The RNA shown here (SAM riboswitch aptamer (S box leader)) has 113 nucleotides and comes from Promicromonospora thailandica. Lineage of the source: Bacteria > Bacillati > Actinomycetes > Micrococcales > Promicromonospora. It was read from a public genome assembly, where an Rfam model found it. The coordinates come from a structure-prediction model, not an experiment, and the mean pLDDT is 80. The model forms 97% of the base pairs in the Rfam consensus.
RNA sequence: ACCCCAUCCAGAGCGGUCGAGAGUCCUGGCUCCCUGACACCGCAGCAACCUGCCUGCUGCUGCCGCAUGUGCGGCACGACGAGGCAAGGUGCUCACGCCAGGUUCGAUGGAGC
Numbered sequence: 001a002c003c004c005c006a007u008c009c010a011g012a013g014c015g016g017u018c019g020a021g022a023g024u025c026c027u028g029g030c031u032c033c034c035u036g037a038c039a040c041c042g043c044a045g046c047a048a049c050c051u052g053c054c055u056g057c058u059g060c061u062g063c064c065g066c067a068u069g070u071g072c073g074g075c076a077c078g079a080c081g082a083g084g085c086a087a088g089g090u091g092c093u094c095a096c097g098c099c100a101g102g103u104u105c106g107a108u109g110g111a112g113c
Stems, first nucleotide, its partner, number of pairs: 002112001004110005013043005021032003025102005044093003049089002051086005057081001061076006097105001
């Protein structure tokens, strides 16, 4: 780069640098913005996609016992699912991806190649 899957109405801000537009693009609204937005950097935080650990809840499997109505109980295992903890890899921290319509739209994570 290509391709596939999932998510995008919850949550979380301060400081420094810069200096004019920004919110993906088009149209129409709306919002933020020289009381410094956007962007970048630092710190802090949010969340839990990947990751690690725990539980042993449901179910599967194996062994044993009792039954034989193909079931019940005990022990073991712990894939997948479920619940919980952590925060290593990412990500995110105005407004639902700001809203409506449009489009070979975009962002983030993960799998494959």